[in-house]
RNA sequence: AGUAUUAAGAGUUUGAUCCUGGCUCAGGACGAACGCUGGCGGCACGCUUAACACAUGCAAGUCGAACGAAGUUAUAUUGACCGCCUCUCCUUUCCGGAGGGGCUUAAAGUUAACUUAGUGGCGGACGGGUGAGUAACACGUGAGCAACCUACCUUUGUGAGGGGGACAACGUUUAGAAAUGAACGCUAAUACCGCAUGAAGUGCCUCUUCCUCCUGGAAGAGGCACCAAAGGAGCAAUCCGCACAAAGAUGGGCUCGCGCCUGAUUAGAUAGUUGGUAGGGUAAUGGCCUACCAAGUCAACGAUCAGUAGCCGGACUGAGAGGUUGAACGGCCACAUUGGGACUGAGACACGGCCCAGACUCCUACGGGAGGCAGCAGUGGGGAAUAUUGCACAAUGGGGGAAACCCUGAUGCAGCGAUGCCGCGUGAGGGAAGACGGUUUUCGGAUUGUAAACCUCUGUCUUUGGUGAAGAAAAAAAUGACGGUAACCAAAGAGGAAGCCACGGCUAACUACGUGCCAGCAGCCGCGGUAAUACGUAGGUGGCGAGCGUUGUCCGGAAUUACUGGGUGUAAAGGGAGCGUAGGCGGUUGUAUAAGUUAAAUGUUAAAUCCAUGGGCUCAACUCAUGGCUGCGUUUAAAACUAUACAUCUUGAGUGAAGUAGAGGCAGGCGGAAUUCCCGGUGUAGCGGUGGAAUGCGUAGAUAUCGGGAGGAACACCAGUGGCGAAGGCGGCCUGCUGGGCUUUAACUGACGCUGAGGCUCGAAAGCAUGGGUAGCAAACAGGAUUAGAUACCCUGGUAGUCCAUGCCGUAAACGAUGAUUACUAGGUGUGGGGGGACUGACCCCUUCCGUGCCGCAGUUAACACAAUAAGUAAUCCACCUGGGGAGUACGACCGCAAGGUUGAAACUCAAAGGAAUUGACGGGGGCCCGCACAAGCAGUGGAGUAUGUGGUUUAAUUCGAAGCAACGCGAAGAACCUUACCAGGUCUUGACAUUGAUUGACACACCAAGAGAUUGGUGCUUCCCUUCGGGGACAAGAAAACAGGUGGUGCAUGGUCAUCGUCAGCUCGUGUCGUGAGAUGUUGGGUUAAGUCCCGCAACGAGCGCAACCCUUACUGUUAGUUACUACGCAAGAGGACUCUAGCAGGACUGCCGUUGACAAAACGGAGGAAGGUGGGGAUGACGUUAGAUCAUCAUGCCCUUUAUGACCUGGGCUACACACGUACUACAAUGGCCGUUAACAGAGGGACGCAAAGAAGCGAUUCGGAGCAAAACCCCAAAAACGGUCCCAGUUCGGAUUGCAGGCUGCAACUCGCCUGCAUGAAGUUGGAAUUGCUAGUAAUCGCGAAUCAGAAUGUCGCGGUGAAUACGUUCCCGGGCCUUGUACACACCGCCCGUCACAUUAUGAGAGUUGGCAAAACCCGAAGUCGGUAGUCUAACCGCAAGGAGGACGCCGCCGAAGGUGGUGCUGGCGAUCAAAAUGAAGUCGUAACAAGGUAGCCGUAUCGGAAGGUGCGGCUGGAUCACCUCCUUU
Repeated sequence: AGUAUUAAGAGUUUGAUCCUGGCUCAGGACGAACGCUGGCGGCACGCUUAACACAUGCAAGUCGAACGAAGUUAUAUUGACCGCCUCUCCUUUCCGGAGGGGCUUAAAGUUAACUUAGUGGCGGACGGGUGAGUAACACGUGAGCAACCUACCUUUGUGAGGGGGACAACGUUUAGAAAUGAACGCUAAUACCGCAUGAAGUGCCUCUUCCUCCUGGAAGAGGCACCAAAGGAGCAAUCCGCACAAAGAUGGGCUCGCGCCUGAUUAGAUAGUUGGUAGGGUAAUGGCCUACCAAGUCAACGAUCAGUAGCCGGACUGAGAGGUUGAACGGCCACAUUGGGACUGAGACACGGCCCAGACUCCUACGGGAGGCAGCAGUGGGGAAUAUUGCACAAUGGGGGAAACCCUGAUGCAGCGAUGCCGCGUGAGGGAAGACGGUUUUCGGAUUGUAAACCUCUGUCUUUGGUGAAGAAAAAAAUGACGGUAACCAAAGAGGAAGCCACGGCUAACUACGUGCCAGCAGCCGCGGUAAUACGUAGGUGGCGAGCGUUGUCCGGAAUUACUGGGUGUAAAGGGAGCGUAGGCGGUUGUAUAAGUUAAAUGUUAAAUCCAUGGGCUCAACUCAUGGCUGCGUUUAAAACUAUACAUCUUGAGUGAAGUAGAGGCAGGCGGAAUUCCCGGUGUAGCGGUGGAAUGCGUAGAUAUCGGGAGGAACACCAGUGGCGAAGGCGGCCUGCUGGGCUUUAACUGACGCUGAGGCUCGAAAGCAUGGGUAGCAAACAGGAUUAGAUACCCUGGUAGUCCAUGCCGUAAACGAUGAUUACUAGGUGUGGGGGGACUGACCCCUUCCGUGCCGCAGUUAACACAAUAAGUAAUCCACCUGGGGAGUACGACCGCAAGGUUGAAACUCAAAGGAAUUGACGGGGGCCCGCACAAGCAGUGGAGUAUGUGGUUUAAUUCGAAGCAACGCGAAGAACCUUACCAGGUCUUGACAUUGAUUGACACACCAAGAGAUUGGUGCUUCCCUUCGGGGACAAGAAAACAGGUGGUGCAUGGUCAUCGUCAGCUCGUGUCGUGAGAUGUUGGGUUAAGUCCCGCAACGAGCGCAACCCUUACUGUUAGUUACUACGCAAGAGGACUCUAGCAGGACUGCCGUUGACAAAACGGAGGAAGGUGGGGAUGACGUUAGAUCAUCAUGCCCUUUAUGACCUGGGCUACACACGUACUACAAUGGCCGUUAACAGAGGGACGCAAAGAAGCGAUUCGGAGCAAAACCCCAAAAACGGUCCCAGUUCGGAUUGCAGGCUGCAACUCGCCUGCAUGAAGUUGGAAUUGCUAGUAAUCGCGAAUCAGAAUGUCGCGGUGAAUACGUUCCCGGGCCUUGUACACACCGCCCGUCACAUUAUGAGAGUUGGCAAAACCCGAAGUCGGUAGUCUAACCGCAAGGAGGACGCCGCCGAAGGUGGUGCUGGCGAUCAAAAUGAAGUCGUAACAAGGUAGCCGUAUCGGAAGGUGCGGCUGGAUCACCUCCUUU
C1' cells in the first nucleotide's frame, strides 16, 4: 500500500418501576459415551480408566569376499576290507586255500555350488511404544563455547616393514534334574601383543608476525620426547577394506538472556552451602569431587516448602484482547516390572544387553534356575467406553553385505466401529370423485391432501454379466500385498433403502381424549387439586435428516476479574487515625547521552496447520504448488516526550521576622452550688413511691426545717449546625511546661515534594491485673408490683464498676456509613479568626485569606441526592469489592493474663438476597372534617309471662338454606291433608311431565266390588272438530326406542338478582406538561359547602360516571272541569257551580332584595316580604369498585352423579319434639292508671262477587237467622286513645293476665298429634329490671287505634294509614364508622400481614474427638549387595625385558571410601475409619413464647460486660439507618 474478515440478545427478585446482582437459555467444538433408528461410498480417527498382570506367535539382524571348523550336493582322480555272482588253480570225501573278472561301496582327495554353531566385523544408542516422573536450562525463543566430542559419509595428505604368543570352536574326562559349567589337550584370523618408520599430530622449550570477545586465539620457524597399520576378492586391470593426520557435513554435549500453573492458613532457606587457592575427574567448563582458607549466597520483583502438571508447533472458542487445551500429525524431553550400578562402544549408564537388591509369576530331582508387551496382534482385569492372535515387503524408508540377497508388526494395505468430516440415494412429471381410512366438528364442514390409487418416464445407488488400470522405475527384462479393486460398457426393474426430536414462554410448531397436586414433566420461570396447547396417548404441525436426541467437558454470550473494558455515600466494597521505610508518581529553563520510544534494513521465526491465489481426485471432504503469518536478535538513523548526568530558576515545600484566636495536651493548686452521711436544735405522724399500689423508712421521733461537720464525684447559667485537635476526644478558676494552626511580610534554602505495602505510635466505652478511693449512679442480685406467665418494662434496695496511679486490651453505627494530595469549574446568604480599603469612628459598607453551615446553576447520579468542604472535570498513590446463606464461622498461625482480637476457608444449600423510588393498604403516627358517633335528652332492650326465629339436644324424620355488622318475626305475603323437598310402609318403571315415527281408537263420564289409598277388577253410557274426502288437528291406548325426570353435588365453574361499605363523595378519561420509569399533575393549596358544591390561586386545559336538578308525593294560590262529592234551598226530586272535595293545567322560592362579615369572590350571619327560606318535608334514584358476600331450593345454566331410582304415586307421621342458651317482638308490673257510664264524638288509607254485607231478629257472647244495597267518591267493612261524670286509694290490688277446667261458636273431607274465637270459672310470674346495650333531632320520639297482602281457616309478624303529640343538642376531648392531606413500613393473599429464637422429629454435608490405620518427604543411627575408584602383594600368571634368577604388567583374593534396598526410634506434612459432642442447612400444616418491621406497643441498632427456657433483658459509651410534639438556630419568600 492492497485485499479479505469483523461485535445481536432473552427469561427470572416487584402489585408495578428503575438499578445492582446472581442463576438459566439460544451458538460452536469433542479421541466421547448412552437411547431410538440405520442404504452406499471417499477421507480420517479408534484404552482418555489399571506406568494393572500377561498365555501364544512375531517385532534385529547380517556378513563365508575376515577366520578355523563341521556338513550337504554334484564331480576329475585314487579306490581298500567284507559281501554276492562267476572263472581258473591247488587241496580234493567233505572242509579249505590261492589267483583273475564283474557288481556295489567305504575312504582319501580335486573342483564347483550351498548351509552355519563358534571366533571376528558392523548394526542391536535408529526405527516402534508410553507420559509414570519432572515446576527443571525440562521445554519454547534468541544468543554463546577463545571450554568440547562426532562411527558410518565426502574431500585432501601420508603410510601399511618385520615378528610373536594365545583363546573359542573341536576332542577327552568330569559336575548338575536343568540352566550352566570345570579340568586337560589341539587350532585360524581383518581377534590380541612388542619392535621399526613418522608427512602430520600431541607435550615441553626458544623466536617472529597478525588478530581479539575477560581468561586469550591463529599462523610460521627451530630443538627434544611420544604415538600407526590388516588384510580380502579377482586371471588381471582393479575394487573393497586398514593406520595416522587435516578439513567438511551430520549428530550431539555444555553455558547464558527472556518466557513458563496454584497456594503466604508455606517467611525465612542454605553447610559443598557461596567464593578463592591447589589437586583430581571429564570429550569439555564448573564444588562435578577432595584438601585448605574466607563467610558468604538466595528471598516480599515471593526464596524454601506443599499441591498439580510432560513442554511446544498447534487445536477449540472469541469481533478482538483473551480463555481453555496439548488425542491424531510433527519437534524436544523423560521412562522401559521397582530401586541402584557400571561394562562395552563413536555414541548408552542401553525397552526386546549385563550385575545386584525388592515385589510378583513360572520350572525344579528342593540343591538351584528362568522371566519382564508403556513394540504388533491378542488375553484377563478395570471401566460409560475404544478394533484383527489378518496380507505383503510390490512401493517409501532402515540394518548388514562387493553383490545377489537376507531381515524389517517401521511402513504399505485389508478387516471391525455412523466415532467424526464430506458426498450421493431412498425416485421424477402428470393426476380432484379433493376416494377410502384416520382425526376433529358449531354436524354444515375442515384436515391429512397431489398425498395415495392411476398414467407416462428415468436408472444415481443396487443386482448380474463383460472389459479392466495408474500406482513400476535410471537401457532392457523381471517384479503388485491392495485386487479382478477403482473406472468403463451392457441388461433388469420403482423394484431393495427414513428416522429422531420437539410443539406454555424463552423458541419454529395445536387440537382431541385419558388422568385429577395422583401418575408424572422440568434447562430457567414453572405445569398437574375435573374443561391441562406444560403429564400420557392419538391426529396434525415444526425442525434436522442416515441420522436425531440426551449426558459430560471447554470457550462464548459474561463489561460476571473489566489491558482493551467495572466499581466502593445508601446496592458487595474507604483501612479507626497519624508518622514514616521500600516502592510508585513528580515544578521551570538549558546542555549532553540514547535505556525506554519511533523509523528503516537484515537474520531467524523447521515441516505440517492457518490465511490468500491457483492446480489434482466427476464435486466436496482430502491433497499439491507459490506467497504471507503480531515474537526474538543484529545494524543504522531521529532526539519531541519519559529516563540519566551536569547546570539554572522560584511559583511547590521549608526556615526567619511581626502579630493573633482557641474546652489542644500534661502537671500542680484553689473554688462555690448540689446529693449523701454524721452531730445538735425545732417539730409530729406520717414519709416515700406509682397509672394505681406495695416492698422500704418512721413514735427507739422519720419526712420537713435550722446550725455545724465529713467525704467523694461532677463543674448549672455563659453555650452557639461556636472554638481546638490527626482521629479517639476536649468545658469551673489560677499557675507552670508544651504541640499545632491562621494572618501579614518576602530576608533565607532552592524541588528539599505527594502518596505510602510491611513497620511504629495513638486509639470512646466496656473489660483485665496490682494498689488506693467510693458521695451519687448502677450490670449482677434481692424484694414489691404488673401479667396467663414476666428470668422484662415500673418501684424499693444494692455489689462489681464508674474515680485515681501504674500496666494491659485494640475494638464501636471508631459515620460525613464519603482515603490522602493537587489543579480547575455560576452565584446567594449566615457565622468564627485575621488582614487591607474607605470613614471622625470600635458602627455600617467594600474587598481578601483561613475555617464552619445553609440554599442553589451547570454537571453527575439507579434514584435519593451531591453540588468550590463535590458524589462535577482531570492527575498521582494507597486500601477494598465480585450473588444470598453457611460465616467473620471451622482449622492453622500470630498477639493477649484472660475475655478475646487479627488473618480467614470449604462442603452443603437457595434463585434469589439487595438499593432507591411509586401506588395502595395498615399503624396501640400526626393534622383537618363529617355522621344520633359521643355528649344533652326521651323511650326502650337485658329481669317476668307469652309469641316467634335460631343454636343445642332428641328423633324413624324432626327436609333444606341463611352465620359479626351485612344469619336469627330471615327465604316463609301465613306447615292440620295439600304445601313438602324429610321419615315409615305400600306401589310403578319410556315413566306423574315434554318431543318424534308407525298402529289402533274418540277421549271422557257414571256406578258396583276389594284395598288405608295409590291401584285393581267389573258394569253401563258414548261415537269429537275441519275437510278439496286423499287426509289433517286435538285427545287416548298398548308395544318398542330415542329419551324423560332429579328441591342430587359444585354459588370456589357461571348468568341473572340481591345485600354491604353508602346516598359515603368519591371514581376516572382525552390532550398537554413533568419524570429513564412505575407514575405524577389535573383531583393538591387558601376559603366555602350536605356535596370533587362553588370561588380564588396554580402546568394545566377540558370531559365523563357520581353530587345537585329533572320524576312522584306533601304544604299555598290561581284557573279549568266535575258526579257518585258539596248545599246559601225544611226533606226528596230538581237545581246550582259559591264553599269542602276531586284531578288536569299553571304560578310560587331564586340567597332574588336589604344590612353585616369575607379577598371586591364563593359563601356565611341577620332581616324584610311570604303559605313555605336557604336542599321547605318525604320518596324513588345507589358512581368506579370491595367482600371467591348470598342464592344451583325462584329461574336459567357448564361439568359431575343417578336411571326397576337420588325419578314418580299413595296412606300415615314429621317440619309444632324440649334439660337448656341467644335474638326479635307483644303484654305488663299500674292512679298521666283500671273499671263503669254518658255524648250527635272526630280520621285516613285500603278492600269487596267462590266477595263485602246493612236494616231487622235470636243469643251474655263468639255467632246465627236474614238478606236491602254494592263490581263501588254511590252500598258495605268502619275507629281507638281523647272529652265529660262516677268508682277504686297504692295492695300482688277492681293492677296483671299466663296456666288450667267446663260449656260453646267458626272454617274445613278432616281441628288427636296441630287452628282461631266466645262465655263462665281458675288467677302464675311480675312492684320498672346486673354487667352490658338499642332507637330517635319534629309532626320526629312516645302513645292510640284502623286497613291490606298471603289466606278455606289460622298474626303479638310484615307492609301501609291516620289520631294525640314532646324533651334536648354546651360542644367535638373521648368511643365507633367514614372522607381528605401528610408521615413510617421488612406489609401487597396487603396487620386475620410479615416474622425471630429455643425445644422435638427426619435427612444431609461439616468441625472436634479417646484412638486406630495408610501414604509422602526430610534428617539421625545400624547393616551394607552389585559396582567404580584407591590401597595391598596372599595366590596365579602366554606375548615385553633379562643368559638365568627374576622384573615390568595383569588376573584372582583381601582391605578402605562411597553406596541401593532393608532395619531402629523420633519428628513433620497429608488421607481413611471412629463411640460421643458441637454448631449448620433443608424439610404444607408439631411445642413455647412475640424479639424485629408502625412510636411494633419499653424507638431501633453497634461495641462490650453480665444474666436468663428461648427469642432476649439490663448496665456503660456511641450512631440515626428513630416516629411525634415543642423550643433554639439557619435557610427560602415577602